[in-house]
Context: one part of a larger RNA
């Protein structure tokens, strides 16, 4: 190289813009450059392949043929790439009408806490440790209390929550700005993917110029442990770490997964929109039902007071007092019969009583313990529960979508782990990358840098 690969085996540039290249949607006419055919003309000989001949075979010769994928010219074809002119609208954009957000810059501004200052209380420790000791306090510390400096972070909210190409971004406010996501289908009409070279952001940690430093803290100094202790503990402390302004250009700069486009089961969080359904809860208004409670009218009560839950109006049973009457029947009694016995069944007498008539605050625990049922009879008012209907919809549930970001799971995949509509499945386009381990991300070279050093990058050896 061919081929196969690139989440862990060696391989995705840290990320984006983007010139050239590459590669591209429907659909019509046309061209004929690629692409397809045909004809001609060359495409030496030998040699290769294939048939046949000649040396006794062969090897070696000799003849025919076929091949010689090529090029050139001259017709033809137009499906599909490509040229050219035209049409569309679904890709891509713009536009209107909403959303959400620690996207980014510039200014301003609050609190808490942590230091240091001053000053008031206060006195002998305090600070540290695995136990110490270095340190810090009687010139007054640690504590506490009051006011005052400065510098850097933003507790709750905070959430596999949001935002951004990554890197990354977190305390309110203002100003400028930049990307996304829904809905609608006005508007352009492929304007699009990708993208070596190039540009351009790109943690931390360095590095240059000024400038800030309160904490924290590389070097450094003391204490400690220790055989030692250039550490790990601890007492202090420069750079720095913070802001400008310039450079560096690297990171386990990871999802160790490049962009993009279109297909392929589900299930269940979450965050941001769109669309439908549903009424309950909640809140207020009306109306009507059952219950409970106060208030009251008309009525009745001797009065208190009841008062549609009556002590009201009415009807009906029940209870009960007094009289009068008693023909028949007839609980209790009383007498015969039976019988072993009969306090029963059977026969005679026969009381109450049955009947009628009057009344009774229902009455003797005269206890508002109002006798029991049924209809009937003005109203306001709380208040417990159910129905209706009107309303404001908010929320909440449900369902369907579109875009984010998480969990599990099929089926494919995969050496396995493990990926599964956010792919590591199915496919296509582009780009970067890899090829045994060490020697090496080194040496040299060139390029960037102030320097550190970066980028790009080998080989000899050797297993």
């Nucleotide at each position: 190289u061919u081929g196969g690969g690139c989440g862990u085996a060696a391989a995705g540039c840290g990320a984006g813009c983007g010139c050239a290249g590459g590669c591209g949607g429907u659909u019509g006419c046309u061209u004929a450059g690629g692409u397809c055919u045909g004809a001609u003309g060359u495409g030496a000989a030998a040699g290769c392949c294939u048939u046949c001949g000649g040396c006794u075979u062969a090897a070696c010769c000799g003849a025919a043929g076929a091949a010689g994928u090529g090029c050139a010219u001259c017709g033809g074809a137009a499906a599909c790439c490509g040229g050219g002119c035209g049409a569309c609208u679904u890709g891509a954009g713009u536009g209107c009408a909403g959303a959400a957000g620690a996207g980014g810059a510039c200014a301003g501004u609050g609190g808490a806490a942590c230091u240091c200052c001053a000053u008031g209380u206060g006195u002998a420790g305090c600070g540290g440790u695995g136990g110490a000791a270095u340190g810090c306090g009687u010139a007054g510390a640690u504590a506490u209390a009051u006011g005052g400096a400065a510098g850097a972070a933003c507790a709750c909210c905070a959430g596999u929550g949001g935002c951004g190409a990554a890197g990354g971004c977190g305390g309110c406010u203002g100003u400028c700005u930049g990307g996304u996501c829904u809905g609608c289908a006005a508007c352009u009409g492929a304007c699009g993917c990708u993208g070596a070279g190039g540009c351009u952001c790109g943690a931390a940690a360095g590095c240059a110029u000024g400038g800030g430093u309160a904490g924290c803290g590389a070097a450094c100094a003391g204490g400690a442990u220790u055989a030692g202790a250039u550490a790990c503990c601890c007492u202090g402390g420069u750079a720095g770490u913070c802001c400008a302004u310039g450079c560096c250009g690297u990171a386990a700069a990871c999802g160790a997964u490049g962009a993009g486009u279109g297909c392929u089961a589900g299930g269940u969080g979450u965050u941001g929109g769109a669309g439908g359904g549903u009424u309950u809860c909640c809140g207020c208004c009306c109306u009507u039902c059952a219950g409970u409670g106060c208030c009251g009218g008309a009525g009745c009560u001797a009065a208190c007071g009841c008062a549609u839950u009556a002590a009201g109006c009415a009807c009906u049973c029940c209870g009960c007092c007094u009289g009068g009457g008693g023909a028949g029947c007839g609980a209790a009694c009383a007498g015969g019969a039976u019988u072993a016995g009969a306090u029963a069944c059977c026969c005679u007498g026969g009381u109450a009583g049955u009947c009628c008539a009057u009344g009774c605050c229902g009455u003797a625990a005269a206890c508002g313990a109002u006798g029991a049922g049924u209809g009937c009879u003005a109203g306001g008012u709380g208040u417990u529960g159910g129905a209706g209907g009107g309303u404001u919809u908010c929320c909440g549930c449900c369902c369907u979508u579109c875009a984010g970001u998480g969990c599990c799971g099929g089926a494919g995949c995969u050496a396995a782990c493990g990926c599964a509509u956010u792919a590591a499945g199915c496919a296509c386009u582009c780009c970067g990358c890899c090829u045994g381990g060490g020697g090496a991300g080194u040496a040299c070279g060139a390029c960037c840098g102030c320097a550190a050093g970066g980028u790009u990058g080998a080989a000899a050896c050797u297993c």
About this RNA:
A computed fold for a 463-nucleotide part of an RNA from Limosilactobacillus reuteri, annotated as small-subunit ribosomal RNA, central domain. The RNAcentral record of the full RNA draws on ENA and SILVA. Rfam family: Bacterial small subunit ribosomal RNA. Rfam links the family to the GO terms ribosome and structural constituent of ribosome.